[in-house]
The RNA shown here (Glycine riboswitch aptamer) has 113 nucleotides and comes from a Planctomycetia bacterium. It matches the Rfam family "Glycine riboswitch aptamer". About the family: This family represents the bacterial glycine riboswitch. Lineage of the source: Bacteria > Pseudomonadati > Planctomycetota > Planctomycetia. It was read from a public genome assembly, where an Rfam model found it.
RNA sequence: CAUACCACUGUUGGAGAGUGACGGGUUUCCAGGCGAGAUCCGUCCACCGAAGGGGCAACCCGCGGGCAGAAGCACGCGGCGAAUCUCUCAGGUCCAAGGACAACAGGGUUCCA
Numbered sequence: 001c002a003u004a005c006c007a008c009u010g011u012u013g014g015a016g017a018g019u020g021a022c023g024g025g026u027u028u029c030c031a032g033g034c035g036a037g038a039u040c041c042g043u044c045c046a047c048c049g050a051a052g053g054g055g056c057a058a059c060c061c062g063c064g065g066g067c068a069g070a071a072g073c074a075c076g077c078g079g080c081g082a083a084u085c086u087c088u089c090a091g092g093u094c095c096a097a098g099g100a101c102a103a104c105a106g107g108g109u110u111c112c113a
Stems, first nucleotide, its partner, number of pairs: 006108001008106006018045001020044010030033001046093003052089001053087003060079005066073002
């Protein structure tokens, strides 16, 4: 100096699980009944995991006593510590929206190597 990684932006792809039950409000329809559709709120049960969030294994570090005495060894306690694992707080369970992640493109900063 450049590249990679990475924040960010655009395009494309992107799973899972109830069109649940009850009650109330608004609105539309006509058959004018407390009927049907849509939507909002509340309560309840069932479920999903891929916005976000919580949890932790080995390794490593520290402390303790022990073996056995420098080194070392296992054990106990604590710390650090990952996910597509796990929890299901949040979110979600027709479509839409969202969506971890991936590809392509753009692009900014700069530590280490």